[in-house]
RNA sequence: GCCCCUGUAGCUCAAUGGACAGAGCAAAGACCUUCUAAGUCUGAGGUUGUAGGUUCGAAUCCUGUCAGGGGCG
Numbered sequence: 001g002c003c004c005c006u007g008u009a010g011c012u013c014a015a016u017g018g019a020c021a022g023a024g025c026a027a028a029g030a031c032c033u034u035c036u037a038a039g040u041c042u043g044a045g046g047u048u049g050u051a052g053g054u055u056c057g058a059a060u061c062c063u064g065u066c067a068g069g070g071g072c073g
Base pairs, nucleotide, nucleotide: 001072002071003070004069005068006067007066010025011024012023013022018056028042029041030040031039049065050064051063052062053061
């Protein structure tokens, strides 16, 4: 330098171009307990890396760019 993959909640991951982007774990609060752990319940937490484009509608499609990983030279 060229090619490929990945980027979504604190972490690990879902989501066929179409309803308010969900789940588990973690964290928080409540119940329980002498206390802790375990258990039960509750609600919260997101500019889907970033900048544009296409579309009635984009996490999803296209382009640039950034970060990480891999391959070739």